The prediction has a mean pLDDT of 82.
This is a predicted structure of a 1499-nucleotide RNA (small-subunit ribosomal RNA) from an uncultured Ignavibacteriota bacterium.
The sequence was found in a public genome assembly.
[in-house]
């Protein structure tokens, strides 16, 4: 030296909420953490140790912060004197230290590394030399004069280490000069020669001169805020020469010369700001920051200024000047806390007029000492950080109390308390009690001696740290959260109020969110909140971002500067890397150790300071130099394509229009129509003829061009590309800020031209309106020339360039091949790795990598104001901020939806029948009316509905009259006994009154009743949006989901799609699915055909009786019927198609045939759908009333409207009269019969029957016979009048029903609308609930018995797929713009106000410098603070009035996107118009559907 291996340190990178119905992404916005010279709010035991005007460099009282030296003269007091004391002055030194603050200042101001060969340094230390002598004065002090002070001013004394002359001169310096080494360019060190200048008291001291430290001053490299909406700045300005100054360099300054210097590597300008070490954050690059310690710069009332000195341009000197304040005799004069305290003041906010020099450190002194608000300490504040206590340990009756509940009890507060045992930190008492002290001194001993040695002395802090003792759980806990993020949850109370909220967000009666309480969490002498900075954020991306759609690629090319840059060799070492050396001030952070009991804090070495500078090496690659070289680039020859491009010719076809001719009544236009145009002759139709513009077919995801664009043919000139292959030049490359150029379409400007088309505008529809979409005109323009303009969805939304990477199939040029086929260059479509959120893209990249340019940074506001530029002129470039949101996007995704699409179904249309809408009348609603007309139910899905039946009752409504433990229930206390009956009164309900006194039991008591009181009862009172339960509806529609597995990042798909198929997700096929459950269907019931069994009451075929007749009898058990149970249908059988389901067949067979027929049965869910008044219930509300009871009304009203019915209009019918035939059911408070009366309802009687026995019961329709003849009728019956019956306590209001009599509208029903597909419509009656009576309703039941359905465009519904979406509360969505009101900030304005620089000039204090003078002074003269004058830019504040912008629960007009959003929509651009918009031109797909052409893929 390395290598390995243990072993010890140290150290290190979390996310989440919130866009959406869900999803991934983009992307801002919040939060969680640390920190702070803070501050507020509640709270508060003690100690350590540190901090403490961030605001107005605002004003500042009082006192203090800088003096000291007597061993220098003199004075002055005491003394006889020597001496001693004393203050001021004369000198020396200090006062340029120490302390403050943070205005200024973007600078050589600070940082760092360097220079000074361009400097100076008292006081220190060190060598080195040196010491004779004269002399004249000023202060103090006396006197004297002036001021009010402050002070000055005049005359006299007088000393020095003060001053002043001579002498000696060595160094030294400066002049000339010779002359040696050196060196960095100017230079530097040195030796001699001349000549000029300067010295001194003491001896500790002084004077010269060398060195040294220290200490400054200047120079220089680099490094150091924002702003280009600041782009050009400069005259001492750059440089020279000579001078001046300066300790020193220099335009630092003067004079001349010259015309330079800075600047896009940002000058000038403007803003802001003391800078560092270091503090905070951060893994870390960073990023903030510059309190307390340190260095360093400015500054000291505000600005100029020198002087004194080693240092000053001087914080507690000094002269001017301005602002102030103060004192004044008004004449004048002081002042300067940003030094310690301290006060006002401003502020959210920051402390004592506090002790001492005993340490430290400083000034002076020879010491002693004196001075020190430096500093050493206390004092105040939880303002910071650390440490410590508020007890331990035991204790279940789980104590009281509090709180919550499912309330006899239970849970939690809770081992928590009581109560037992201990313990003694602060803290209170009492006792001791420091270190921090060395020196000096003064005494000793020692020595050559200052040195050393011993003894005494000397603390503000301070009787404080500490220590030792005594008592006593005794004196010491609060804060803030508890919806998620975020640890912690319950009552109460409040109701969108009143709060909260950091973000999402929470409060609209059952708030874990608001306030209170329990309780829990977390933190603790603090705890939260409010500010600020890091962090999270990779959200500025250097480590570390991006750009097709999300924000962003420049409309396109050329091209200086700038970046970058091919192969090879050699040089050099600047970059780069490596060793060394100096530096990188202490402190600070890190690590060890060590002292404070421990920690904080403090010592003591390490280690770091990633940084700059010398120096020494090293050459790979990167610059620089030289040099070669051909592959990149160009050129060259030879070939090619082509709507490149400017310009001049020309051609024919259409279109308007004029001529002429035929010819007649309409063209023209539209959804449909009208302006319009034609009998003055159109439209058409023939012929000529004028004039513009634009080129059909060829035409092609063909071509060409930088883009923007280019299209008839010809010619002229010109650009570029592409192939082949020869030679050449040798890196001549790429990109490309600025900057030139080009640049669709509209625009603009002169000037032509002007057919068509067409902004505007006119006129006609359309429509509420139509300033549109439609039509009929129509002017700019639309072409041409030339000059602007400079924009587009100028798009591949994809910048340029080089270079790599699997394929397949077309089509354009070119070569090479005979072909297939290859190659080079372009142009398209499918696709792989691979990349993206996804979509997709993929050798024409959105992969992989290189280089360079451009953009991006939430959204609005906004491409908007200011400004500046650029244009005639519209505008164009650049290009913000206040304010305001918690989003806005982008892609895929599941529904919804669609004036999108395809299939399919349904009495959904259509074909068909009868209806309603028209009249009466019956019922129900709204409306209205009313004391009340009690309540709900409101598109389908309320409206003959809740109600299967309101004269009382029902009843909930109203109005009078009563009651009040109640009308009904059960408890409990107290008290007295029945109950019933008479009487008055009263509408009743009741109240009064009489009469009488219960049962069991000996008793006590019980039961039963009555009163009183008490808890409670009671409400059809709210809340159906607090909810059970029913029920409706989509819809008896075919559907809705699940496990597994598979694809997708994920939502989600896939199964469940796709092709048959069916009434069906019904079954079959096929398929990354496989299967499986809720529904379809079946199983249940009726019904239809049978079989079997069984036969009353029901049935009678045979037998028998029997009537006037009759299953009436006897009797049978076949039939019919009854009710049980079984059979029967299954596309099972043929035939056709078909893979197979399945379908067809007037097949077959059979009662019945493809679900025979109907019925009950209703998937997941939707409508906060209906019911709190069937009934149940939570909460709320009333309690002598919102509850009971009682009588009258009312629910039945009556201009009107709507539903549902009935009845009819009539001859397929009325009406009389004779005559057949059902079913389901019903009856004891009932159903009634024969019988007799009444015209009738119906009475009156009362067999029979709890009923297959007896009744209700008569069926009608239809049948037959007669009449009526089309009429308001023999049609209708409604309304009135008389008369009755019947049920009920009672039919005024309010039944029903019979009879006589009346006889209304209505003659088939506008617009519109409903129910039905077979035993159905439609028609006839019957029954039965309900109910005392009261059906036109409703359930129901049978007789009669049709007619139509080609088919599915079309209306509504509804399935399935697929497609668009800015909807998801899901189209009754979503939203755009003017108006109007409030509120905020902002632009713009005549103008006003204020600020700082500059620029001219004018005047100019103090001063330095100069002139003047022998010399002071005076004077003067230059510079210049302050101040005045002028003109202007700049900059901020306001402004009548003006613009738009934002936001704001329900306002106004409209409908402009979003679907094919009802005319597709959007970019520019021009005009129009309340308003979203509208029309043109030109352009984009980020446009639905249909078709059509081309390509591709699959079979």
């Nucleotide at each position: 030296a390395a290598a390995u291996g243990u072993a010890c340190u140290a150290c290190g990178g979390a996310g989440a909420g919130u866009u959406u119905g869900a999803u991934c992404c983009u992307g801002g916005c919040u939060c969680a953490g640390g920190a702070c010279g803070a501050a507020c709010g509640c709270u508060g035991g003690c100690g350590g140790c540190g901090u403490g005007c961030c605001u107005a460099a605002c004003a500042c009282a009082u006192g203090c912060a800088a003096g000291u030296c007597a061993a220098g003269g003199a004075c002055g007091u005491a003394g006889c004197a020597a001496u001693a004391c004393g203050g001021a002055c004369u000198g020396g030194c200090g006062c340029a230290c120490g302390g403050g603050u943070g205005c200024g200042g973007a600078a050589c101001a600070c940082g760092u590394a360097g220079g000074u060969a361009a400097u100076c340094u008292g006081c220190c230390c060190u060598c080195c030399a040196g010491g004779g002598g004269a002399g004249a004065a000023c202060a103090a002090c006396u006197c004297g004069u002036c001021g009010a002070a402050a002070g000055a001013c005049g005359a006299g004394c007088u000393a020095a280490a003060a001053c002043u002359c001579c002498g000696u001169a060595a160094c030294a310096u400066c002049u000339u000069u010779u002359u040696u080494c050196g060196g960095c360019a100017u230079c530097g060190a040195g030796a001699g020669a001349a000549g000029a200048u300067c010295a001194a008291a003491c001896u500790u001291u002084c004077u010269g001169g060398g060195g040294g430290a220290u200490g400054a001053g200047c120079c220089u490299g680099c490094g150091c805020c924002u702003g280009a909406u600041u782009a050009g700045c400069u005259a001492g300005u750059u440089g020279g020469u000579a001078g001046u100054g300066u300790a020193a360099u220099a335009g630092a300054c003067u004079a001349c010369c010259a015309a330079g210097g800075c600047u896009a590597c940002g000058a000038u300008c403007a803003g802001u700001a003391g800078c560092u070490g270091g503090u905070c954050u951060g893994a870390g690059a960073g990023g903030a920051u510059g309190a307390u310690c340190a260095g360093c710069c400015a500054c000291a009332u505000u600005g100029g200024g020198a002087c004194u000195g080693a240092g000053a341009u001087a914080c507690g000197g000094c002269c001017c000047a301005g602002a102030c304040u103060c004192c004044u005799a008004c004449g004048g004069g002081a002042g300067g806390c940003a030094g310690c305290a301290g006060u006002g003041a401003g502020g959210a906010a920051u402390a004592u007029u506090g002790c001492u020099c005993a340490a430290u450190g400083g000034a002076c002194g020879a010491a002693a000492g004196u001075c020190u608000g430096a500093a050493g300490c206390a004092g105040c504040a939880a303002c910071g950080c650390c440490g410590c206590g508020u007890g331990a340990g035991g204790g279940a009756u789980g104590a009281a109390g509090g709180u919550g509940c499912u309330c006899u009890g239970c849970a939690u507060u809770g081992u928590a308390a009581a109560c037992c045992u201990c313990u003694g930190u602060a803290g209170u008492c009492g006792g001791g009690g420091a270190a921090a002290a060395a020196c000096g001194a003064u005494g000793g001993g020692u020595u050559a001696c200052u040195a050393c040695c011993c003894a005494u002395u000397u603390g503000a802090u301070g009787g404080u740290a500490c220590c030792c003792g005594a008592a006593a759980a005794g004196u010491a806990a609060g804060g803030a959260u508890c919806g998620g993020c975020u640890a912690a949850c319950u009552a109460c109370g409040u109701g969108c109020c009143a709060g909260c909220a950091g973000c999402c967000g929470c409060g609209g009666u059952a708030a874990u969110a608001c306030g209170u309480a329990g309780g829990a969490u977390c933190c603790a002498a603090g705890c939260g909140u409010u500010g600020u900075c890091c962090g999270g954020a990779u959200u500025u991306a250097c480590u570390g971002g991006g750009u097709g759609u999300a924000a962003a690629g420049g409309g396109u090319g050329c091209g200086c500067a700038g970046g970058c840059g091919g192969a090879c060799u050699g040089g050099u070492u600047a970059g780069u890397c490596a060793g060394a050396g100096g530096u990188g001030a202490a402190a600070u952070c890190c690590c060890a150790u060590c002292g404070c009991u421990c920690a904080a804090c403090g010592a003591u070495g390490g280690a770091c300071c990633u940084g700059c500078c010398u120096u020494u090496g090293a050459u790979a690659c990167u610059g620089c130099c030289a040099g070669u070289c051909u592959u990149g680039a160009a050129u060259u020859a030879g070939g090619g394509a082509g709507a490149g491009g400017u310009u001049c010719g020309u051609g024919g076809a259409a279109u308007u229009c004029c001529g002429a001719g035929u010819g007649u009544a309409g063209c023209a236009g539209u959804g449909a129509a009208a302006u319009g145009u034609g009998u003055a002759g159109a439209u058409a139709u023939u012929c000529g003829g004028a004039a513009g513009a634009a080129c059909a077919c060829c035409a092609g995801u063909g071509g060409c061009g930088a883009a923007g664009g280019c299209a008839g043919c010809g010619a002229a000139c010109u650009g570029g590309c592409c192939c082949u292959a020869u030679a050449u030049u040798g890196a001549c490359g790429c990109u490309c800020a600025g900057g030139c150029a080009c640049g669709a379409a509209a625009g603009c400007a002169u000037g032509g031209g002007g057919a068509u088309c067409a902004a505007a505008c006119a006129g006609g529809a359309u429509u509420a309106g139509a300033u549109a979409c439609c039509c009929u005109g129509g002017u700019a323009g639309u072409c041409c020339a030339u000059g602007c303009c400079c924009u587009a969805a100028a798009c591949g939304a994809u910048g340029a360039u080089c270079a790599c990477u699997u394929g397949g199939u077309g089509u354009c040029g070119g070569c090479c091949g005979c072909a297939a086929g290859g190659u080079c260059g372009g142009u398209g479509c499918c696709g792989g790795a691979g990349c993206u959120a996804a979509c997709g893209c993929a050798u024409u990249a959105a992969g992989u990598g290189a280089u360079c340019c451009a953009c991006c940074u939430g959204g609005g506001g906004a491409g908007u104001a200011c400004g500046c530029u650029c244009g005639c002129a519209a505008g164009g470039g650049u290009g913000a901020a206040a304010c305001u949101c918690a989003a806005a996007g982008g892609a895929a995704u599941u529904g919804a939806c669609g004036g999108g699409g395809g299939c399919c179904c349904g009495c959904a249309c259509a074909a068909g029948c009868a209806g309603u809408g028209g009249a009466g009348c019956a019922u129900g609603u709204g409306g209205u009316u009313u004391a009340a007309u009690u309540c709900g139910a409101u598109g389908c899905a309320a409206c003959g509905c809740g109600a299967a039946g309101a004269a009382c009752c029902u009843u909930a409504c109203c109005u009078a009259g009563g009651c009040u433990u109640g009308a009904a229930a059960g408890g409990c206390c107290g008290u007295c006994u029945a109950a019933a009956c008479c009487c008055a009164u009263g509408a009743a309900a009741g109240u009064g009154g009489g009469c009488u006194a219960c049962c069991c039991g000996c008793a006590a008591g019980g039961g039963g009743g009555g009163c009183g009181g008490u808890a409670c009862a009671g409400g059809u009172g709210c809340u159906g949006c607090a909810u059970g339960g029913c029920u409706g509806u989509c819809g008896u529609c075919a559907g809705c989901u699940c496990g597994u597995g598979c694809c997708g990042u994920g939502a989600g798909g896939u199964g469940u799609u796709u092709g048959g198929u069916u009434a069906a997700g019904u079954c079959c096929a096929g398929c990354a699915a496989c299967g499986a459950g809720c529904g379809c269907a079946a199983c249940c019931c009726c019904u239809g055909g049978g079989u079997u069994u069984a036969g009353u009451u029901g049935c009678c075929a045979g037998c028998a009786c029997g009537u006037a007749a009759a299953g009436g009898u006897g009797g049978g058990a076949a039939c019919u019927c009854u009710a049980a149970a079984c059979c029967a249908a299954c596309u099972g059988c043929c035939u056709a198609c078909g893979c197979a389901a399945g379908u067809a067949g007037u097949g077959a067979g059979g009662a019945a045939g493809g679900u025979g027929g109907g019925g009950a049965c209703g998937a997941c869910g939707u409508c906060a759908a209906g019911u709190c008044a069937u009934c149940a219930u939570g909460g709320c509300c009333c309690u002598u009333a919102c509850g009971c009871c009682u009588a009258g009304g009312g629910c039945a009203a009556c201009a009107c409207a709507c539903g549902u019915g009935c009845u009819a209009c009539a001859a397929u019918g009325g009406c009389a009269u004779c005559u057949a035939c059902a079913a389901c059911g019903c009856g004891c408070u009932g159903c009634a019969a024969u019988a007799c009366c009444g015209u009738g309802a119906g009475g009156u009687g009362g067999a029979g029957c709890g009923a297959a026995u007896c009744g209700c019961u008569a069926a009608a329709a239809a049948g037959a016979u007669g009449u009526c003849u089309c009429a308001g009728u023999u049609c209708g019956g409604a309304u009135c009048g008389g008369a009755g019956u019947c049920u009920g306590c009672a039919a005024c209001u309010c039944g029903a029903c019979u009879c006589c009599g009346u006889g209304a509208a209505g003659u088939u029903g506008g617009a519109a609308u409903u129910g039905c597909u077979a035993g159905u419509a439609a028609u006839c009656g019957c029954u039965g609930g309900u109910c005392a009576g009261c059906a036109c309703a409703c359930a129901g039941c049978g007789g009669u018995g049709a007619a139509u359905a080609c088919g599915u465009u079309c209306c509504c519904g509804g399935g399935c797929c697929u497609u668009g979406u800015a909807c998801a509360c899901a189209c009754c969505g979503c939203c755009c713009g003017u108006c109007a009101c409030g509120c905020c900030a902002u632009g713009a304005a005549a103008g006003c106000c204020g600020g700082g620089a500059g620029u001219a000039c004018c005047c100019g204090a103090a001063g330095c410098c100069g002139c003047c003078u022998a010399a002071u002074a005076a004077g003067c003269g230059u510079c210049u603070a302050a101040g005045g004058u002028a003109a202007g830019a700049c900059c901020g504040g306001u402004g009548a009035u003006u613009g738009g912008g934002g936001c704001g629960a329900a306002g106004u007009c409209g409908u402009a996107a979003c679907a094919a959003g009802g005319u597709a929509g959007c970019c520019g651009u021009a005009c129009c118009g309340g308003a979203a918009g509208g029309u043109g031109c030109g352009g984009c797909u980020g446009g639905a559907u249909c078709a059509c052409c081309u390509c591709c893929u699959u079979u």
Rfam family: Bacterial small subunit ribosomal RNA. Gene Ontology terms of the family: ribosome and structural constituent of ribosome.